[in-house]
RNA sequence: GAUUUAUACAGAAGAGUGGAGAGAUUAGGCUCUGUGAAGCUCUAGCAACCUGCCAAAAAAAAUGCAAGGUGCUAAUACCUAACUCCGCAUGAAGCGGGGAAAUUAUAAACU
Numbered sequence: 001g002a003u004u005u006a007u008a009c010a011g012a013a014g015a016g017u018g019g020a021g022a023g024a025u026u027a028g029g030c031u032c033u034g035u036g037a038a039g040c041u042c043u044a045g046c047a048a049c050c051u052g053c054c055a056a057a058a059a060a061a062a063u064g065c066a067a068g069g070u071g072c073u074a075a076u077a078c079c080u081a082a083c084u085c086c087g088c089a090u091g092a093a094g095c096g097g098g099g100a101a102a103u104u105a106u107a108a109a110c111u
Stems, first nucleotide, its partner, number of pairs: 001111001003109006013043005021032003026081004044073003049069002051066003077103001083099006
């Protein structure tokens, strides 16, 4: 990197370094940012996917407990988008609400 499955409106931030961007990609919008962005380091925290315990001869068993391996700690994955359904509206545009998918991220398995 590919594939499969699950999850994504809950939760949790400070310091140092750095020095201009950041919010995955494209477009539009919106937001954060020299009262210091991204990245990196440290510490703290959140969560509970894997893991361990409960758990017995073997296997299995959570809605419970722990926190070893990951992950995460502005805004729903910041919002919208192709397709489709419903309502409103128009000369044409358009406005609002839903569904399903794709994509992305993370975990686990496998390759």